[in-house]
RNA sequence: CGAUUCGUAGCUCAGUGGUCGGAGCACCGCCCUGACAAGGCGGGGACCGGAGGUUCGGCUCCUCCCGAAUCGA
Repeated sequence: CGAUUCGUAGCUCAGUGGUCGGAGCACCGCCCUGACAAGGCGGGGACCGGAGGUUCGGCUCCUCCCGAAUCGA
């Protein structure tokens, strides 16, 4: 310098044009216990890496930029 893949909650991921963005773990509260763990019930937390564009409508498609990984030179 070029190519490919990726960037969504504290962490690991799902969501591939339209339903108010979800799950597991973690965190907080309550129940249970003599207590702890496990278990049960409930709750908070991300407007989706940034900016433009296409569209009636974008996390999802296109372009540029930033970052990560891998490959090539």

The RNA shown here (transfer RNA) has 73 nucleotides. Its Rfam family is "tRNA". It is annotated as a transfer RNA. Gene Ontology term of the family: triplet codon-amino acid adaptor activity. The RNAcentral record of the sequence draws on ENA. The coordinates come from a structure-prediction model, not an experiment, and the mean pLDDT is 82.